Description:
RNAcentral holds the sequence, with entries from ENA. This is a predicted structure of a 333-nucleotide RNA (Bacterial RNase P class A) from Burkholderiales bacterium RIFCSPHIGHO2_12_FULL_69_20. Its Rfam family is "Bacterial RNase P class A". Rfam describes the family as follows. Ribonuclease P (RNase P) is a ubiquitous endoribonuclease, found in archaea, bacteria and eukarya as well as chloroplasts and mitochondria. Its mean pLDDT, the model's own confidence on a scale to 100, is 76.
């Protein structure tokens, strides 16, 4: 300097302007929606996506079914040792394979229970046995193919061994509950109830009136400020996941779903136009042309993507840019 291996990080900044949406304060009156409860509208303050928020592949918290306990079934997993709330996830090591290397990859338990299978070649492929040559005797010696010729292979075939899993998911679950219908007890009613503007009187004529109690619709909570939690920091323990400790923070929350748009200045990336110094070509020169750092200027672009109970993980996606450390080779001291 090139070409590479591992880790790790960022995800444009600032300002004006108009929106949205949680929370907390004031106001407490109006208007509107709604059968009610109850919802929407104001003003201040403040909080408001990611490193994968995704795909739902795995583990788990939580709830619910009987305190989930045992048998059978299934289903997972799989060297060996650790981590961790758990994992099939990390860590470390061995083994195998790949790479000159830094490293990367796991399809890595068992064929002394049992089944099953093995293309092509080859006389014979899982059963012993066939060929040839030998011996008293299957007694011995050889055999071209072929990954394997009689002793082994595959268990990512079934199977067995260890070892984990009960089922189902926040559309979980628990409160709180209308209107209409229908259920239940009571009471009054064909001897005329209720109804018909308050009484009478007339009219009608089989149900009425009161309580109760499941459902549904909609409300609330689960639900987002106390945690497997963020950040800093240890001459704490450990090769390391990972633990322990000290300080500090509290940091999205909707219920069809907020987190956005305009506009300026910066910065970054890519095109083109200019380009002092510079290199260079023509030329005797005076000049003329080409490449083209720094710096200007104009356009254009700024990825994947977007919380729905929450956590740990895997995988997939993703313009562009940065730090660390290591390996190869050329090359100079």
């Nucleotide at each position: 300097g090139a070409a590479g291996c591992a880790a790790g990080c960022c995800a444009g900044a600032c300002c004006g302007c108009c929106g949205c949406u949680g929370g907390g304060g004031c106001a407490a009156g109006c208007a509107u929606c709604g059968a009610a409860a109850g919802g929407u509208g104001g003003c201040c303050c403040u909080g408001g996506a990611g490193g994968a928020a995704g795909g739902u592949c795995c583990g788990g918290a939580c709830u619910g079914c009987a305190u989930a306990g045992a048998g059978c079934g299934g289903c997972g997993u799989a060297g060996c040792a650790g981590u961790u709330a758990a994992c099939g996830g990390c860590u470390g090591u061995c083994c195998a394979c790949c790479g000159u290397g830094a490293g990367g990859u796991g399809c890595g338990g068992a064929u002394c229970a049992g089944a099953g299978c093995a293309a092509c070649a080859g006389a014979g492929a899982c059963g012993a046995g066939c060929c040839g040559a030998u011996u008293c005797a299957g007694u011995u010696c050889g055999g071209g193919u072929g990954a394997a010729a009689c002793g082994g292979g595959c268990a990512a075939u079934c199977u067995c061994u260890a070892c984990g899993c009960g089922c189902a998911g926040c559309a979980a679950c628990a409160c709180c509950g209308a209107a209409u219908a229908g259920g239940c007890a009571c009471a009054c009613g064909u001897u005329g109830a209720u109804c018909u503007g308050g009484c009478u009187c007339g009219g009608g004529g089989a149900g009425u009136g009161u309580g109760c109690g499941g459902g549904u619709a909609g409300g609330u909570g689960g639900c987002a400020u106390c945690g497997a939690g963020c950040c800093g920091g240890g001459u704490a323990g450990g090769c390391g996941a990972c633990u322990c400790c000290c300080g500090g923070c509290c940091c999205a929350g909707a219920g069809g779903a907020a987190u956005g748009g305009c506009g300026g200045u910066c910065a970054c990336g890519g095109c083109g136009c200019c380009g002092a110094g510079g290199c260079u070509u023509c030329g005797c020169a005076a000049g003329a042309g080409g490449c083209g750092c720094a710096g200007g200027c104009g356009c254009c672009g700024c990825a994947c993507a977007g919380a729905a109970u929450c956590c740990g993980g895997c995988c997939u996606a993703u313009c562009g840019g940065c730090u660390c450390g290591c390996u190869u080779c050329a090359c100079a001291c």